[in-house]
The prediction has a mean pLDDT of 79.
The RNA shown here (c-di-GMP-I riboswitch aptamer) has 85 nucleotides and comes from an uncultured Geobacteraceae bacterium.
It matches the Rfam family "c-di-GMP-I riboswitch aptamer". Rfam's curators write: GEMM was predicted in a large-scale screen for bacterial structured RNA regulatory elements.
It was read from a public genome assembly, where an Rfam model found it.

RNA sequence: UCUGUCUCAAGGUAUCCCCAUCGAGAGGUGGGUGCACAAAGUCACAAGUCCCCUUUGAUUUUAAACGGACAGUUGGGCUACCGGA
Numbered sequence: 001u002c003u004g005u006c007u008c009a010a011g012g013u014a015u016c017c018c019c020a021u022c023g024a025g026a027g028g029u030g031g032g033u034g035c036a037c038a039a040a041g042u043c044a045c046a047a048g049u050c051c052c053c054u055u056u057g058a059u060u061u062u063a064a065a066c067g068g069a070c071a072g073u074u075g076g077g078c079u080a081c082c083g084g085a
Stems, first nucleotide, its partner, number of pairs: 001085004012037002017032006035072001041078003045075003048070004054065004
């Protein structure tokens, strides 16, 4: 530098669900659990999905703006372990 069906060893993450807690909510955090993951590490940059404390239009349940959430939706940036060449 390239590569990941040689993924074995060491080490790591933790879906759903349950409990506690924070939040208006999406959701976050901690514990249990373990569906899976070779970047399931990290950055909201592009797309996407979701939320609505507040504002506006509409007029009574919708649309938009502002703001927010998701990195385990896809792409991209940065960084890293192990094995192989």